[in-house]
RNA sequence: GGGGUAAUAGUUUAAUUGGUAAAACGAUUGCUUUGCAAGCAUUUAAUCCGUGUUCAAUUCACGGUUACUCCA
Numbered sequence: 001g002g003g004g005u006a007a008u009a010g011u012u013u014a015a016u017u018g019g020u021a022a023a024a025c026g027a028u029u030g031c032u033u034u035g036c037a038a039g040c041a042u043u044u045a046a047u048c049c050g051u052g053u054u055c056a057a058u059u060c061a062c063g064g065u066u067a068c069u070c071c072a
Base pairs, nucleotide, nucleotide: 001071002070003069004068005067006066007065010025011024012023013022019055026044027043029041030040031039048064049063050062051061052060
């Protein structure tokens, strides 16, 4: 320098070919216990950045950033 893959709650992963972003762990509060843990319920919080296409974008197009990987 060129090619490929990935980026989504604090963390790890879904979202099957565009249509209300889901779950586990975590955190808050409450119940339960003499207390702790476990359990139950409640609440919390996310689409890497910019532009475009579309009634509608996590999804499609272009550019950029970061990480991994292959070639040179």
Predicted 3D model of a 72-nucleotide RNA (transfer RNA) from Ogataea polymorpha. Its Rfam family is "tRNA". It is annotated as a transfer RNA.